Model confidence (mean pLDDT): 88 of 100.
Predicted 3D model of an 85-nucleotide RNA (c-di-GMP-I riboswitch aptamer) from an uncultured Granulosicoccaceae bacterium.
[in-house]
RNA sequence: CGUUGAAAAAGGCAAAACCUUCGAAAGGGGGUGACGCAAAGCUUCUGGUCUACGGGGUUAUCCCUACGACAGCAGAGCCGCCUAA
Numbered sequence: 001c002g003u004u005g006a007a008a009a010a011g012g013c014a015a016a017a018c019c020u021u022c023g024a025a026a027g028g029g030g031g032u033g034a035c036g037c038a039a040a041g042c043u044u045c046u047g048g049u050c051u052a053c054g055g056g057g058u059u060a061u062c063c064c065u066a067c068g069a070c071a072g073c074a075g076a077g078c079c080g081c082c083u084a085a
Base pairs, nucleotide, nucleotide: 005082012037013036017032018031019030020029021028022027035072041078042077043076045075046074047073048070049069050068054065055064056063057062
């Protein structure tokens, strides 16, 4: 240095739930809280998933649609602590 994630250390993040707030919703921010995470750091580039305000079609209230969202669903890219064999 590459690979890897055994062991240890310094530390880091924070699911559900509840409170609050933004949003049409999905979901996001903040607080409490820890299910977990070696990239649970960053980027929607690819696939996937969720939502459907608006738009389109039907008109029985149902279908389609991302320009919205998810990086804690995978892949890819970028960056990063420690690292035995």